[in-house]
RNA sequence: AGAGUUUGAUCCUGGCUCAGGAUGAACGCUGGCGGCGUGCCUAACACAUGCAAGUCGAACGCACUCUCGUUUAGAUUGAAGGAGCUUGCUCCUGAUUGAUAAACAUUUGAGUGAGUGGCGGACGGGUGAGUAACACGUGGGUAACCUGCCCUAAAGUGGGGGAUAACAUUUGGAAACAGAUGCUAAUACCGCAUAAAACCUAACACCGCAUGGUGUAGGGUUGAAAGAUGGUUUCGGCUAUCACUUUAGGAUGGACCCGCGGUGCAUUAGUUAGUUGGUGAGGUAAAGGCUCACCAAGACCGUGAUGCAUAGCCGACCUGAGAGGGUAAUCGGCCACACUGGGACUGAGACACGGCCCAGACUCCUACGGGAGGCAGCAGUAGGGAAUCUUCCGCAAUGGGCGAAAGCCUGACGGAGCAAUGCCGCGUGAGUGAAGAAGGCCUUCGGGUUGUAAAGCUCUAUCCUUGUCCAAGAGAGCAGACUGUAGUAACUGACAGACUGAGGACGGUAGACAAGAAGGAAGCCCCGGCUAACUAUGUGCCAGCAGCCGCGGUAAAACAUAGGGGGCAAGCGUUGUCCGGAAUCACUGGGCGUAAAGGGCGCGUAGGCGGUCUGUUAAGUCGGAUGUGAAAUGUAAGGGCUCAACCCUUAACGUGCAUCCGAUACUGGCAGACUUGAGUGCGGAAGAGGCAAGUGGAAUUCCUAGUGUAGCGGUGAAAUGCGUAGAUAUUAGGAGGAACACCAGUGGCGAAGGCGACUUGCUGGGCCGUAACUGACGCUGAGGCGCGAAAGCGUGGGGAGCAAACAGGAUUAGAUACCCUGGUAGUCCACGCUGUAAACGAUGAGUACUAGGUGUCGGAGGUUACCCCCUUCGGUGCCGCAGCUAACGCAUUAAGUACUCCGCCUGGGGAGUACGCACGCAAGUGUGAAACUCAAAGGAAUUGACGGGGACCCGCACAAGUAGCGGAGCAUGUGGUUUAAUUCGAAGCAACGCGAAGAACCUUACCAGGUCUUGACAUCCUUCUGACCGCUCCUUAAUCGGAGCUUUCCUUCGGGACAGAAGAGACAGGUGGUGCAUGGUUGUCGUCAGCUCGUGUCGUGAGAUGUUGGGUUAAGUCCCGCAACGAGCGCAACCCCUAUCGUCAGUAGCCAGCAGGUAAGGCUGGGCACUCUGGGGAGACUGCCAGGGAUAACCUGGAGGAAGGUGGGGACGACGUCAAAUCAUCAUGCCCCUUAUGAUCUGGGCUACACACGUGCUACAAUGACGGUUACAGAGUGAGGCGAACCCGCGAGGGGGAGCAAACCACAAAAAGGCCGUCCCAGUUCGGACUGUAGUCUGCAACCCGACUACACGAAGCUGGAAUCGCUAGUAAUCGCAAAUCAGAAUGUUGCGGUGAAUACGUUCCCGGGUCUUGUACACACCGCCCGUCA
Repeated sequence: AGAGUUUGAUCCUGGCUCAGGAUGAACGCUGGCGGCGUGCCUAACACAUGCAAGUCGAACGCACUCUCGUUUAGAUUGAAGGAGCUUGCUCCUGAUUGAUAAACAUUUGAGUGAGUGGCGGACGGGUGAGUAACACGUGGGUAACCUGCCCUAAAGUGGGGGAUAACAUUUGGAAACAGAUGCUAAUACCGCAUAAAACCUAACACCGCAUGGUGUAGGGUUGAAAGAUGGUUUCGGCUAUCACUUUAGGAUGGACCCGCGGUGCAUUAGUUAGUUGGUGAGGUAAAGGCUCACCAAGACCGUGAUGCAUAGCCGACCUGAGAGGGUAAUCGGCCACACUGGGACUGAGACACGGCCCAGACUCCUACGGGAGGCAGCAGUAGGGAAUCUUCCGCAAUGGGCGAAAGCCUGACGGAGCAAUGCCGCGUGAGUGAAGAAGGCCUUCGGGUUGUAAAGCUCUAUCCUUGUCCAAGAGAGCAGACUGUAGUAACUGACAGACUGAGGACGGUAGACAAGAAGGAAGCCCCGGCUAACUAUGUGCCAGCAGCCGCGGUAAAACAUAGGGGGCAAGCGUUGUCCGGAAUCACUGGGCGUAAAGGGCGCGUAGGCGGUCUGUUAAGUCGGAUGUGAAAUGUAAGGGCUCAACCCUUAACGUGCAUCCGAUACUGGCAGACUUGAGUGCGGAAGAGGCAAGUGGAAUUCCUAGUGUAGCGGUGAAAUGCGUAGAUAUUAGGAGGAACACCAGUGGCGAAGGCGACUUGCUGGGCCGUAACUGACGCUGAGGCGCGAAAGCGUGGGGAGCAAACAGGAUUAGAUACCCUGGUAGUCCACGCUGUAAACGAUGAGUACUAGGUGUCGGAGGUUACCCCCUUCGGUGCCGCAGCUAACGCAUUAAGUACUCCGCCUGGGGAGUACGCACGCAAGUGUGAAACUCAAAGGAAUUGACGGGGACCCGCACAAGUAGCGGAGCAUGUGGUUUAAUUCGAAGCAACGCGAAGAACCUUACCAGGUCUUGACAUCCUUCUGACCGCUCCUUAAUCGGAGCUUUCCUUCGGGACAGAAGAGACAGGUGGUGCAUGGUUGUCGUCAGCUCGUGUCGUGAGAUGUUGGGUUAAGUCCCGCAACGAGCGCAACCCCUAUCGUCAGUAGCCAGCAGGUAAGGCUGGGCACUCUGGGGAGACUGCCAGGGAUAACCUGGAGGAAGGUGGGGACGACGUCAAAUCAUCAUGCCCCUUAUGAUCUGGGCUACACACGUGCUACAAUGACGGUUACAGAGUGAGGCGAACCCGCGAGGGGGAGCAAACCACAAAAAGGCCGUCCCAGUUCGGACUGUAGUCUGCAACCCGACUACACGAAGCUGGAAUCGCUAGUAAUCGCAAAUCAGAAUGUUGCGGUGAAUACGUUCCCGGGUCUUGUACACACCGCCCGUCA
């Protein structure tokens, strides 16, 4: 950064789609580890359970527990002494120890519980329902305010009083709880004293921004907890700290007000009664209709009020080059809310998430009387949903509340858990390793690929497993003992310092080390183009794919699978959403002649924009400074986790807003001036400009009268119609309505619509000249107002002609049309409505600038005798440069270059439709969507094709002729039908006597039946045999089958060659399918004159030019011209046959001369002169002459010549078209069959037959038929052949066998023709079908199903409807001959000669073709495209 998609191709317009990035995501497949983030977007749905706000005994009383102290009692221990004596026992006194218990109007310390009291529950945490608002952001204001705790400073803390909870007793109640009586304390509560600190009052000074503020002195009103703890005490106090009170200030937090900013709909245009303002009062911390009373009638609104819909706002996040666009998760600021709605209380702060009251819904308890509750706190549950986690650990850190502190509390927070949900990082191994393994896949079968990939060998150890060691987070604070500083009379305490000690949820975690082992760790999507990556198989418009274009109908790189490949990677795809690409709403950065888009036209309001000069101001604008623009984010530079993500520090930025100062060119404001913009005046000329009244002639029609007679009228042709009741025609007179010939002109006028006889009246605008006046008065113009063709509507007139509707006649398949005859609304007038048109120059208005040329209309000037000419202003046309444009085209009348203002457009269809609203009598008009649907719709130009478009030209194309076909019979082919089969193909021309140059069997592919299965045919292998071939017999419908006879070669003796049999498999075989998979071959347009290329030039391009044009030709043949110059394939020529003449040669041909010979005859010698044959040549080239033509090409005529203008034929067929024909000539891919779709045999069929068509033959007769007689060819063929003479037969033919491999012999007779005769116009002496009988020939075999012969029979047919074919000269027509195929079997086919015409004025028409041009919505190309209705 672009790409795909409209077309046959092109350029443009224009939409759709893709590639990128992002995500609180979800889904599918898959899933190793770690770090850091994130995690109900839906039901502000309902919630079980636990926890989330308490703390202070250094404010207070009480209850209880432990402890210390005192007193008493005292179990118990027991020194010492005494007594008894049993000398080691008992008793007594008893210092002493002291469990335990009780008491204290006096105790120490610790703790628990509820209560009084204080502080905190207004923070922290959650959510985004509401809110379009001063809610938020930003910047200001408060002289209109409040602020607990905190800081600084000053001054204080005096002296009293009465209660109450707890507690005790008691009452009610299920409970929640409530009540009564009695007792008591305080830092609880209440008075009093004190204080200019607050308020009121009035005075002075100063200041300010309006109300006003500050300071000073006087008077009045108002306050406290004398508390707690420590130390000390002479017991009175003093002192320290904390607490408390007042005041001033600060800080913090809040409140209110204001400017600006951020949203959709006008199919929401009017809204508002406390509404807007005032006065007064109330209320508040405070201004204020905040509330109330009274007064006034205001206030908001097109710069969008009101209404409706949607939405928390921002820092930021995503995207983007930016400007923008989108979003509002996590983090941070603000707001709002706490089941729903309302309300206040307390308090410094709330109208209060875990407070209160009321109402409501819901849930729970209940003794039915009554009560309790609020997860949008952390976990968690149900539900909803595509979808979102643990009922975890800890206060160790950070922070918060309380407290003097220890400390307590803290689901804030710190952590862990779950989830690939995101970002970042790591790993799944590294090296070596060619027999290029095996396997897979493909294959042209050779190989290629997977692929150094694997295996193997050598290493390593991040993650992993096991074990060992083990941080930082604790530098603060706390505790213990100590030192110092200020202060104090002194101490404690406070502050500072150093020492020691305890304290870790995470967690034995991060990290380190050791050992182990390649043992554990890769998937997902894609591979037709866009877009990187290809093959095979399966499928067969099926199954399916698809983001767009589009794939799939038998060879799918697009479906499915496999192999291979590409991409990304612990993820990969899909889906949703957003930005981008999209300059596709265009500020940056688009358009409107024809693609979507200029309002039908004007006047004009608001608004926007606006000439020259001077001064002033400083609003816009520009510069500088200051403040702010929170942090985080983003950027840059550093730093910390091994890196990164992540985190930290610093810097810069933050385009904005505000204030101050400055600048003054431009814009704006104000003031003054000017005249060129604009307007006025004056003088002229032009005009279908408008309105009204009047007048005129021509014409049509009608009426009256005359003349006059049979038609008129109308059409392509007719008819309806009119007319003997006198039309049409013609003459005269009259009536009435409408329109104004010629002039008349891309002439005039008007804003547009529009305006056309003449005269008069009224009236608008423009132009020219002049320069007297005004002095920017201008331009545009949303809304608004007016004008506005035709048709239509209303009321009333009018109505000649014309003429929707309607009627009739024609046309037609029909004809509700076109044509004709009639004819009503309407057209005309007046008044009113409608308000639209291809209202078009498909081009809004205004101003300025930018080459020209040539017409024309209106004026002026110059020049001029006139006509001309020159200059200039205004209009109206054409051509054309620069420039513009996609092109066409526009081009001083712009679609050029610029400015100003308005209107309008944003893919096609749906649709200018629906709904709503407005207007209208109605018809309808204006405004004007969506659902749904398509991938296009469209503009301009190009090449073709086509046209019942044009121009030119050609062709047996028509015409002019000639002979036919179509009618008959027959032959043959086809369709159809039939059939066991009637094998298959060919299908307009260009299938149909075509493949088939020849179906009785064979052919043969079809049918019925009988058989074979490595096969009828090819190659290879093994075994056996020795032949094979041939012959005979049996069986059979025949093949098959069985039996028999006969019989090899070479040899190194191993065997081999050859052949047969048997066997196994590879394989054979297929006239089975696909001619739309193909090659080759062929047809056709068409022997038409065309089809292209290189270079150059033109065009943005497709393309054009050349190849068009003027001539000419059979021809793109040639000449000339020309931005073309050349070239190629075609044409022509070169090739063959034929027409003339030389030359050479001379047998099998020929015979002039010579000789011989015959009945005759080149029969013989001989010869090659002639004919002829066949080699090689000549000849014809517009070469010559005349005329025409551009002096050219060429044409016309002529001469000469056998032949004259390509002499006549043939072969030869450009680029291409028809998916033309052929898979059944052949070849061939793929598919199919394989004891059959192959092979073989017999018989049948291809020969059928109500019918239809094509092509032919024979005829219908006298230009003939028949009989007799008599001539003249050419080209061919012949050995499994042609077959003579001669004989037989009426004949087909038979016998015969000469000659001939053929210029020798044979086929072979040519026929029409000539001559003679018969027939006499008839279904015949025409015609010969059909049939009968008898034969001939070929052949294994003529039944189905051959040809021919003889005799007999003797059908249709008397020249053929519509329609249609061939032929332009040795042609048509006619006549016979031959050949190929072939045993036999032509009316077919291919050749050959004989006889031998007519006509062509010409190119209007039919058909086909060529060139140029034009239109096109066609490109599968008119057999196109496409519309409506129905299904």
Background:
The RNA shown here (small-subunit ribosomal RNA) has 1431 nucleotides and comes from an uncultured bacterium. Its mean pLDDT, the model's own confidence on a scale to 100, is 83. It matches the Rfam family "Bacterial small subunit ribosomal RNA".